[in-house]
Molecule: transfer RNA
Organism: Flavobacteriales bacterium UBA2104
RNA sequence: CGGGAUGUAGCUUAGUUCGGUUAAAGUGCUCGUCUGGGGGGCGAGAGAUCGGAGGUUCAAAUCCUCUCAUCCCGACCA
Numbered sequence: 001c002g003g004g005a006u007g008u009a010g011c012u013u014a015g016u017u018c019g020g021u022u023a024a025a026g027u028g029c030u031c032g033u034c035u036g037g038g039g040g041g042c043g044a045g046a047g048a049u050c051g052g053a054g055g056u057u058c059a060a061a062u063c064c065u066c067u068c069a070u071c072c073c074g075a076c077c078a
Base pairs, nucleotide, nucleotide: 001074002073003072004071005070006069007068010027011026012025013024020058029045030044031043032042033041034040051067052066053065054064055063
């Protein structure tokens, strides 16, 4: 330098193919409750506007363009 993959809650992931109304789950966190306490069980709750910017559309995590980060492959130099 060229090609490709990934980026969604503190962490790990689903959802993207085929756009649709309040973005789902596990774990963690907070509160309540059961237990003499710890651990653990049960119930409730908070938490991500989807890496960033722009565009298309009535409507974008999803489509298009640019860009950032990480990783993989290849080329070049040595």